[in-house]
RNA sequence: AGAGGGGUACAGGCAGUCGCGCCACCAUGGUGAGGAAAGUCCGGACACCGCAGGGCAGGAUGCCGGGUAACACCCGGGCGCCGCAAGGCGACGGAAAGUGCAACAGAAAACAUACCGCCCCUAUGUGGGGUAAGGGUGAAAAGGCGAGGUAAGAGCUCACCGCAUCUGCAGCAAUGCAGAUGGCAGUGCAAACCCCAUCCGGUGCAAGGCCAAAUAGGCAACCGCUACCAAAGUGGCCCGCUUGAGGUUGCGGGUAGGCCGCGCAGACAUGCAUGGUAACAUGCAUGCAAGAUUGAUGGCUGCCAAAACAGAAUCCGGCUUAUGUACCCCUCUUUAU
Numbered sequence: 001a002g003a004g005g006g007g008u009a010c011a012g013g014c015a016g017u018c019g020c021g022c023c024a025c026c027a028u029g030g031u032g033a034g035g036a037a038a039g040u041c042c043g044g045a046c047a048c049c050g051c052a053g054g055g056c057a058g059g060a061u062g063c064c065g066g067g068u069a070a071c072a073c074c075c076g077g078g079c080g081c082c083g084c085a086a087g088g089c090g091a092c093g094g095a096a097a098g099u100g101c102a103a104c105a106g107a108a109a110a111c112a113u114a115c116c117g118c119c120c121c122u123a124u125g126u127g128g129g130g131u132a133a134g135g136g137u138g139a140a141a142a143g144g145c146g147a148g149g150u151a152a153g154a155g156c157u158c159a160c161c162g163c164a165u166c167u168g169c170a171g172c173a174a175u176g177c178a179g180a181u182g183g184c185a186g187u188g189c190a191a192a193c194c195c196c197a198u199c200c201g202g203u204g205c206a207a208g209g210c211c212a213a214a215u216a217g218g219c220a221a222c223c224g225c226u227a228c229c230a231a232a233g234u235g236g237c238c239c240g241c242u243u244g245a246g247g248u249u250g251c252g253g254g255u256a257g258g259c260c261g262c263g264c265a266g267a268c269a270u271g272c273a274u275g276g277u278a279a280c281a282u283g284c285a286u287g288c289a290a291g292a293u294u295g296a297u298g299g300c301u302g303c304c305a306a307a308a309c310a311g312a313a314u315c316c317g318g319c320u321u322a323u324g325u326a327c328c329c330c331u332c333u334u335u336a337u
Base pairs, nucleotide, nucleotide: 001333002332003331004330005329006328007327008326009325010324012304013303014302015301016300017299018298020032021031022030023029024028034309038320039319041318042317043316044315045314046204047203048202049201058200059199060198061197062196063077064076065075066074067073078092079090080089081088082087093195094194098193099192100189101188102187115135116134117131118130119129120128121127143161144160146158147157148156162184163182164181165180166179167178168177169176170175208260209259210258211257218251219250220249221248222247223246229244231243232242233241234240266288268287269286270285271284272283273282274281275280
C1' cells in the first nucleotide's frame, strides 16, 4: 500500500428570529424523540377473565454448563461446516417404535439389484453360472486405501485410517484421548408425519377502573283522573280565562362526553469497588419531569469540513431490518528500511 475480519463512539454544534406540547414558585422560567422510536418477530411487567388438582388437543423449544423477571436472548465451552488466516455460520435429541417420501437419470433409491463389463462352463443358442474390483446414472448406490488372495472377484485375509461396542483416564457436563474387541452392523430426509424431554390457561391499554348528560326505556313513591280538577298556557304575582288526563320527584343500567391507567423513581442511567474467564450479580456515590389524544417536539437565516436512516402513543428486556461519519484492534499478501 492492497485485500479482508472483529469492535467501539457519535448521531450535528453555536448564534439570531418566529412558533408548538407539557410543567411550575406563571411580568417569566424550565423541559421536549431514537439508535433504531421501525418490523410487531420473541420474552416479561401490568390489567381483566378463567382456574381444587390432573389430563387431552394445540403451540414453542431441543449439544453442554452458566446468566436473567423471562426468552427463541446473552456469556463460556464442545462438536460439525466454511475461510490460507484474523474469524464466521449452525433448530446441533431420536432413522434397531411405526408410517411416509426420494423428481429426472439409472439395472437398482432399499425384502436390494445387474445395463456395459470381468471370469468359468458350454450343446455356440438372444444358453447356464460366478462376481460387484472397473465403466455408466444420480444429490445420494451396503466403509476408504494399499498388499495378499482368486478362474475373475469380494473384509475373503492383513496393515493403516474410518466406524461400532466395551474398558480406562480427563472433564460438573457436552465431549475428548488411549487401549482392547468386532470384519462393518444395511442409504438419506424428522424446519415430513411421528417418538422422547422441557416449557406454555386465555385475551391485550380498543386491557381495565372512575365520573357522568340530553333523549328514550325500566323500577318506586306521591299527586290527579266526569271536574269544587293535578298539570300546562296567559301573567311580575293573585283572581279570572283557555287547554285538560296525566304530572312531579327519586333510584338504577347504558350511551355521548370527561378523568384515570399514562410517566418524578425504576428488572433506570453513569462512575467506582468487590466476586466471576465472561454474561452478570452485590454494595456505595451521583443523576434523572417528552407524555400528546385532529395527537407537541418545528420553520427560516448565518458560521463551522460535512451528514444518512428515520419520528414516541402502556412500559421494559431482546432479536431482526434500515443507515451517515469517525476511530481502534487483528489477519493475509506485496513493497521499502